[in-house]
Context: one part of a larger RNA
Molecule: large-subunit ribosomal RNA, domain IV
Organism: metagenomes
RNA sequence: UCAUGGCUAAGGAAUUAGGCAAAAUAGACCCGUAACUUCGGGAGAAGGGUCGCCCCUGAGUAAUCAGGGGCCGCAGUGAAGAGGUCCAGGCGACUGUUUAUCAAAAACACAGGGCUCUGCAAAAUCGUAAGAUGAAGUAUAGGGCCUGACACCUGCCCGGUGCUGGAAGGUUAAGAGGAGAUGUCAUGCCGCAAGGUAGAAGCAUUGAAUUGAAGCCCCAGUAAACGGCGGCCGUAACUAUAACGGUCCUAAGGUAGCGAAAUUCCUUGUCGGGUAAGUUCCGACCUGCACGAAUGGUGUAACGAUCUGGACACUGUCUCAGCCAUGAGCUCG
Repeated sequence: UCAUGGCUAAGGAAUUAGGCAAAAUAGACCCGUAACUUCGGGAGAAGGGUCGCCCCUGAGUAAUCAGGGGCCGCAGUGAAGAGGUCCAGGCGACUGUUUAUCAAAAACACAGGGCUCUGCAAAAUCGUAAGAUGAAGUAUAGGGCCUGACACCUGCCCGGUGCUGGAAGGUUAAGAGGAGAUGUCAUGCCGCAAGGUAGAAGCAUUGAAUUGAAGCCCCAGUAAACGGCGGCCGUAACUAUAACGGUCCUAAGGUAGCGAAAUUCCUUGUCGGGUAAGUUCCGACCUGCACGAAUGGUGUAACGAUCUGGACACUGUCUCAGCCAUGAGCUCG
């Protein structure tokens, strides 16, 4: 000096990103116990008191308990082991699950809700197949996707993309079709010859019209499908604001609720509360850069090794260090 323990005057979070760590609380019995609430809880809420030993009385078979009186110590759940509590808010309803080895959470799951597919040789999945799972099940079943207890609710848009349905028209493959064209060539004609030219059948090559399904174009439906949900100008007898009007655009222009929010840039917004002092916190306001309704919206008792702010108790976290014990290190030996 370090590590691990123990103690500490006065103060008591002044420390710190943050009460991290430590301290404090702790058992049993008696009393007592708020808001809120899904009436179950909250709750061991909170907050008080008692506890050793001896004697007497009562109850009891007894252990023991209750009442009364007394005694001792600094200390009586005499050692050890044994909840700190409260207030407010965010998120997630809850118990559960997770990154074996830096993340336990607000992430995942969940009961509940919804959409969609599937009539059984089911859909879906694995496999080349046989076959298997689904299921020794049968739509109160099985698969996929989304949401996520409960309460109150879930608005408008089908123009785009997707899905479902439709079949009149347009487009459209192979195939069918074979008009025609070309190559070759018997042979004919011209030519003295070389050669030129015409060219049936056959064999080949090519090939127009016509025909030809789904799909796409097209026509509808569908948003708890993917998704989307405006701008400018003017207007009231102070001012300000605009219930109101005009105009442009759109498929439709954001409804209820919430809102500087896990979302707010400007921003430490403004006002109020809490503090002596508060970029955090709580309650409001609404000017929502850029909330918003199962990509769910808003609440919510209970729950949480969750996150945030505050308070009491408590303390070496600190003012500000000191001492002790054990171990390590260093020096000497």